[in-house]
RNA sequence: UUCAGCAAAGGGCAAACCUUCUUGAAAAAAAGGGGCGCAAAGUCACGGGUCUAAGGUAUGAUACGUACUACGACGGCUGGGCUACCUGA
Numbered sequence: 001u002u003c004a005g006c007a008a009a010g011g012g013c014a015a016a017c018c019u020u021c022u023u024g025a026a027a028a029a030a031a032g033g034g035g036c037g038c039a040a041a042g043u044c045a046c047g048g049g050u051c052u053a054a055g056g057u058a059u060g061a062u063a064c065g066u067a068c069u070a071c072g073a074c075g076g077c078u079g080g081g082c083u084a085c086c087u088g089a
Base pairs, nucleotide, nucleotide: 002089003088004087005086012038013037017033018032019031020030022029023028036076042082043081044080046079047078048077049074050073051072055069056068057067058066059065060064
């Protein structure tokens, strides 16, 4: 440096769910609890995908409704980039 993760050590992360006089229009996030799982469940919204639709646009209409739309999110949906502990070859 590359490949692999059967066994071992020290550890790490934390799904659902619960709580909040936290943030947000929402999706979602944050904090505390919790622990399904994870060998990159570290990191980057670059490709695909998914969620939301404040604002905008269109339309019907004047109470507002409907449709589309990301510049908002999800990295624990997936491809890719970058970086990294231990062990083995």